Model confidence (mean pLDDT): 80 of 100. Predicted 3D model of a 91-nucleotide RNA (transfer RNA) from an uncultured Chloroflexota bacterium.

This record gives sequence, C1' cells and structure tokens, in this order.
RNA sequence: GGGGAGAUGACGGAGCGGUUGAACGUGCUCGUCUCGAAAACGAGUAGGGUGUAAAAAGCCCUCGGGAGUUCGAAUCUCCCUCUCCCCGCCA
Repeated sequence: GGGGAGAUGACGGAGCGGUUGAACGUGCUCGUCUCGAAAACGAGUAGGGUGUAAAAAGCCCUCGGGAGUUCGAAUCUCCCUCUCCCCGCCA
C1' cells in the first nucleotide's frame, strides 16, 4: 500500500430499519435460606440532562467521534479515530 472483520453497559455478548437504551451470561448490590458463610433461589444493577427542599417517578438525549438517508437508525450510506486478520512491498 491492497482486501476483509470489528468498536454495544463493570466485563463478555445478542441485536430483521419499528417489540431493545439494550436479550442472555459473568460480576456486583440487597434479600430469602443458614449458627455463620458458600451454593441455590428472588429482586436490582449504564451515563448525562430535566425534575425534587433532597430523593423517587415521569420526560428528553446518548450504542467509538461526526455527517447524511428515512416518518423512524445501535442496525443503511459517507468521512474520521482505534483494534484484529489476510496479502503485498522495503529493510
């Protein structure tokens, strides 16, 4: 240099243009159980804004960064950044 695959929550990982701001697993937190733990079972568990006396609920935004297509984008297109694989070149 050429070709290809990928970037999703704490981590792994699913995700047809509409049910998913996120399945499932791991981890973590709380609870049940127990003398106490582990295991098991149940529930919860991204961030920001708004909201509130403070919270909570509700609402809005966010899927590497940006732009576009569309009624609607994590998903399609383009640019950029980064990671991995294959091929080639130089040394």
The sequence was found in a public genome assembly.